Predicted 3D model of a 525-nucleotide part of an RNA (small-subunit ribosomal RNA, 5' domain) from an uncultured bacterium.
Its mean pLDDT, the model's own confidence on a scale to 100, is 86.
Context: one part of a larger RNA
RNA sequence: GAUGAACGCUAGCGACAGGCUUAACACAUGCAAGUCGAGGGGCAGCGGGGAGUAGCAAUACUUCGCCGGCGACCGGCGCACGGGUGAGUAACACGUGUGCAACCACCCCCGUACCGGGAGAUAACCCGCGGAAACGUGGACUAAUAUCCCAUAAGACUCUGGAGCCGCAUGGCUCUGGAUUUAAAAUCCCGAUGGUACGGGACGGGCACGCGCGACAUUAGGUAGUUGGCGGGGUAACGGCCCACCAAGCCGACGAUGUCUAGGGGUUCUGAGAGGAAGGUCCCCCACACUGGAACUGAGACACGGUCCAGGCUCCUACGGGAGGCAGCAGUGAGGAAUAUUGGUCAAUGGGCGCGAGCCUGAACCAGCCAAGUCGCGUGAGGGAAGAAUGGUCUAUGGCCUGUAAACCUCUUUUGUCAAGGAAGAAUAAAUUGCACGUGUGCGAUCUUGCCAGUACUUGACGAAUAAGCAUCGGCUAACUCCGUGCCAGCAGCCGCGGUAAUACGGGGGAUGCGAGCGUUAUCC
Numbered sequence: 001g002a003u004g005a006a007c008g009c010u011a012g013c014g015a016c017a018g019g020c021u022u023a024a025c026a027c028a029u030g031c032a033a034g035u036c037g038a039g040g041g042g043c044a045g046c047g048g049g050g051a052g053u054a055g056c057a058a059u060a061c062u063u064c065g066c067c068g069g070c071g072a073c074c075g076g077c078g079c080a081c082g083g084g085u086g087a088g089u090a091a092c093a094c095g096u097g098u099g100c101a102a103c104c105a106c107c108c109c110c111g112u113a114c115c116g117g118g119a120g121a122u123a124a125c126c127c128g129c130g131g132a133a134a135c136g137u138g139g140a141c142u143a144a145u146a147u148c149c150c151a152u153a154a155g156a157c158u159c160u161g162g163a164g165c166c167g168c169a170u171g172g173c174u175c176u177g178g179a180u181u182u183a184a185a186a187u188c189c190c191g192a193u194g195g196u197a198c199g200g201g202a203c204g205g206g207c208a209c210g211c212g213c214g215a216c217a218u219u220a221g222g223u224a225g226u227u228g229g230c231g232g233g234g235u236a237a238c239g240g241c242c243c244a245c246c247a248a249g250c251c252g253a254c255g256a257u258g259u260c261u262a263g264g265g266g267u268u269c270u271g272a273g274a275g276g277a278a279g280g281u282c283c284c285c286c287a288c289a290c291u292g293g294a295a296c297u298g299a300g301a302c303a304c305g306g307u308c309c310a311g312g313c314u315c316c317u318a319c320g321g322g323a324g325g326c327a328g329c330a331g332u333g334a335g336g337a338a339u340a341u342u343g344g345u346c347a348a349u350g351g352g353c354g355c356g357a358g359c360c361u362g363a364a365c366c367a368g369c370c371a372a373g374u375c376g377c378g379u380g381a382g383g384g385a386a387g388a389a390u391g392g393u394c395u396a397u398g399g400c401c402u403g404u405a406a407a408c409c410u411c412u413u414u415u416g417u418c419a420a421g422g423a424a425g426a427a428u429a430a431a432u433u434g435c436a437c438g439u440g441u442g443c444g445a446u447c448u449u450g451c452c453a454g455u456a457c458u459u460g461a462c463g464a465a466u467a468a469g470c471a472u473c474g475g476c477u478a479a480c481u482c483c484g485u486g487c488c489a490g491c492a493g494c495c496g497c498g499g500u501a502a503u504a505c506g507g508g509g510g511a512u513g514c515g516a517g518c519g520u521u522a523u524c525c
Stems, first nucleotide, its partner, number of pairs: 001524003005521005012377005018370002020335001025333003029330003034077003039074002042070002046068003049064006084288003094212007103205002108201007116150004126139005156181001158179009186193003214260003221251003226248004231243003263285004267278004290311005313324004341367001343366003349363001350361004380411004391401004416462006425452001431446007469514005474495003480509005490497002
């Protein structure tokens, strides 16, 4: 000098940033991922409308999916993002630089071509059954952008010819033949949105390699799918990734193997630098989601709020059997020196779905708590000597210190209290609509939207009013005296103080340093 700090004393305000470093310990409760009716059958609930019954009527009841809509269900997209944590990992995990002639790619953009015909089911609903529950099961009916079949089809796939060009090797590209296989879906407000195949792009990912990236040699040998080959399997793709066979290799004092420790980087702290130390907040990457294992679905997961199995723990049970996973946001217990609210809003930014309106969003934006940090402001300013009183001290009729300090006079009003006004953040936004044309763009019009917040800020009124402490004073080290104590009580970072005149202990006065903080402790340079 620094800190995600803690402890002691003290404490007025604001802005900005920060806040479980320990038990990757266990978790009550609520919320954190839904959305689309412009894909579908429908109608549980709500509103409207029609019809009927009762009634003079109001109204009540029944019925009809006719309309607005819509629980559950089928279907699509999303749930692999966003958010958390740092356990594991010494590794191509990360950083940096390359390669893929060995690869994938939902949504988005551009281009080429196409969108013809048919079929059988199934959920919901209905009728049953079993079960304490979780839930399961049988029968019958029905739809689709769900599923399947046929057609059409190449610049796509597979097989097979010919020619040309190129590359660091395997090889790649272009042109030209033949054969084989493979597709689709509609909806609606009639203007759009979609669907299928192929090629290219963008964003994203996968794989491989060079170099860099801890400690210990009181770890010296390690290795059998081990190292390589041939053939296959598997994968989006290369590869002992896996398998059969063959060979006997491969790594290692330039530190293999083993053990311990550890997420990596951008960065941060310190230092003149070289270097040393750290990796909290923010950003990028990785890994994990009660522990261990596994796959399914999907463009993408071997999936935090999905599935299955095993284990441990907690809970429910009718004892037969079931349910759960906060290292999401709050919050609770425990651990600990120690770390916050079971808050508000989707207004902005961003994300998912949707034509849109919109819905969802503990992402985010705000508010709350905490001197835990940095910065800023204030606790008044000018004058004022009878140098008052009090207190302290001395060489004591007196002096010196406290001290311009106070009183008192004049002034100001940051801050404070009250009152009045009152934001930016909101637009090239959304929606509706008009015109133009290049048909999704441009120009214009209308209308709407602020959690924070009646906050910030501004103005006015009042009144010095509402606001100073902490540590130290032997030397290092700025700052000295009196009393008490008497090797006691105590101090102390080092040297060292204290046994009767202690500037070193305790108190008073005074002084010094810093100041809404000041000291102590811990750690790093």